Background
This is a predicted structure of a 101-nucleotide RNA (TPP riboswitch aptamer (THI element)) from Rhodobacteraceae bacterium UBA1943. Rfam family: TPP riboswitch aptamer (THI element). Gene Ontology term of the family: thiamine pyrophosphate binding. About the family: Vitamin B(1) in its active form thiamin pyrophosphate (TPP) is an essential coenzyme that is synthesised by coupling of pyrimidine and thiazole moieties in bacteria.
RNA sequence: ACCGUCACCUCGGGGUGCCCUGCGAAGGGCUGAGAUGCGCAAGCGAACCCGUUGAACCUGAACCGGAUCAUACCGGCGGAGGGAAGGUGCAUGGAAUCCUC
Numbered sequence: 001a002c003c004g005u006c007a008c009c010u011c012g013g014g015g016u017g018c019c020c021u022g023c024g025a026a027g028g029g030c031u032g033a034g035a036u037g038c039g040c041a042a043g044c045g046a047a048c049c050c051g052u053u054g055a056a057c058c059u060g061a062a063c064c065g066g067a068u069c070a071u072a073c074c075g076g077c078g079g080a081g082g083g084a085a086g087g088u089g090c091a092u093g094g095a096a097u098c099c100u101c
Base pairs, nucleotide, nucleotide: 002094003093004092005091006089007088008087009086010085011051012050013049014048017030018029019028020027021026036045037044038043057082058081059080063076064075065074066073
């Protein structure tokens, strides 16, 4: 120098349900990494997750089966289709090559 892993930086992608009480504001509960703040809305932020080794997330889907008070709760679907990357390392491992002793 090269390759892999890991870490960091910058940039980017994504989702935000269900139930109960309440006139409402709001409060409480379930699963989860995450169920958020401001907004009539579009959207703009925060946290979290993910970035091709791509199940983060979307389509299929007001899908199918099983649970639950209920749900995008669990599984199937899914060897289906889409889906967002560059760099740095005086971290670590490494076969071979080059140089030096």